[in-house]
RNA sequence: UCAGUUCAAAACGCGGCCGCCGGCUGGGAAUGCCCUUGGGCAUCCCCGGCCGGAGGAAAGUCCGGGCUCCACAGGGCAGGAUGCUGGCUAACGGCCAGUGGGGGCGACCCCGAGGACAGUGCCACAGAAAACAUACCGCCGAUGGUCGCCGGGCGCAGGCCCGGCCUCACAGGCAAGGGUGAAAUGGUGGGGGCCGCACGGCCUUAAUGUAAGAGCCCACCGCGGCCCUGGUGACAGGGCUGGCACGGCAAACCCCAUCCGGAGCAAGUCCAAGCAGGGGGUGCUGAAGCGGCCCGCCGAGCCCCCGGGUAGGACGCUUGAGGCCGCCGGCAACGGCGGUCCCAGACAAAUGGUCGCGGCCCUCUCCGAUGAGGGGAGGGAACAGAACCCGGCUUAUUGAGGACUGACGCC
Repeated sequence: UCAGUUCAAAACGCGGCCGCCGGCUGGGAAUGCCCUUGGGCAUCCCCGGCCGGAGGAAAGUCCGGGCUCCACAGGGCAGGAUGCUGGCUAACGGCCAGUGGGGGCGACCCCGAGGACAGUGCCACAGAAAACAUACCGCCGAUGGUCGCCGGGCGCAGGCCCGGCCUCACAGGCAAGGGUGAAAUGGUGGGGGCCGCACGGCCUUAAUGUAAGAGCCCACCGCGGCCCUGGUGACAGGGCUGGCACGGCAAACCCCAUCCGGAGCAAGUCCAAGCAGGGGGUGCUGAAGCGGCCCGCCGAGCCCCCGGGUAGGACGCUUGAGGCCGCCGGCAACGGCGGUCCCAGACAAAUGGUCGCGGCCCUCUCCGAUGAGGGGAGGGAACAGAACCCGGCUUAUUGAGGACUGACGCC
C1' cells in the first nucleotide's frame, strides 16, 4: 500500500430569528356564581416568561416478559415451540463460556448438533443392483460340458472308452478393479523363500490365503463393546477386545425429553351532554315562553329522580427488570453494593425551517522538505419518526476508530 476479520462507539456542537407539543407560571378581557361596595372561585379567549421535547434501529411485529381483563381443583388428550453441555436471566427460540462437526492459507466464521434394533414410509435420474441385495464390463478355469488336437485301448467298420493339451461363446465361481450414482455393506497396504513344477516337506514371517478371489490371515486407520484416567458436563486421552452380518433420510410421519391457558392499551377503569326507556310530581281551575315584577297575550306541556350508556372527556401514561459514575465477585454473559440524575407522553398525532460560526469527510490547489503540520476554494452528511412499557432477534443505513490476519514493497 492492497485485500480481509472482528470489536466497541458516534449519528453533529453553539448562537440568532420564526414556528410546533407538553408542564409550571405572570398579566389582561369577557361570562357565571358567592360574599358587607372590593375580593374569591369556575369556564373560555388574548399577550408573555422559564423548563423539557425521538432512534440505533423509534422499523418488521419474528420470539420472550411485565401490566390488564377473561378462564382455571387435579390429571390426561389434541395442538404448538424447542432439541450438544454448563451457566446467565423476569423470561426467551436470546446471550456468554465450552464440546463436537464443517469452511477458510489465516485473523475468524458457520451448524436444521436428541432418536434410523418402537413402527410406518421414501431413496428421482443413472446403474447389474438402492435394502428382499445383486453381477453389465471384468477376473477364474478347480468341477462338469462343447469344439479341436495328440497318445493309448476295443471293434471288420461307422464309432466308443480312457488319459493329456489347448480353448472358454455355455453352466458355474469371484466381487479385487472399471463403470453408475447424493449414497454401493468401512478404508489402505501386505500375504515370502528353498527342494525344477505339483504333492509333500523344511526354513522364515506380523501373516505365509486362493483356481481367481474374498476378513480367509496379518498390520495400520476408522467403527462397535468393556474398562481406566481427566472433566460439573458435552466430551477427550489411554488400554483390552470384536472382523465389523447388513446403507441413508426424522426441514417424512413418528418416538423421547422440556416448555406453553386465551385475548390484547381499540387491554381495562371512571365521569357523562343529547335522544330513547322507567318512575314520581304538576298542568286547560292555564304549564312553558314573552329579559326582573304586575297586568296582558298565547295555549300543552313542564319539573325532578333512576339505571344502562352513545358522542365527548378523564385515568391507564410513563419512576422503570431505568440511565450514568465508581468499587467488588465472575473468563464472560451477568450479579451485588454505594453515589447521583429524572430524561417525550401526543391522539390525525408536536420534536421543524432558516441564517451565522465551528467540527467531520471528499476533491482541487498553495506554503512547507516529498514528512509532520498549516492556509484557500468548491462540494457532501445516510437509514429513517415514538404511540402501554421493557429484554432480544432480524432487516435498513453513513463515515470514521481500535485490535488482529494475509500478500507485496522499503528500511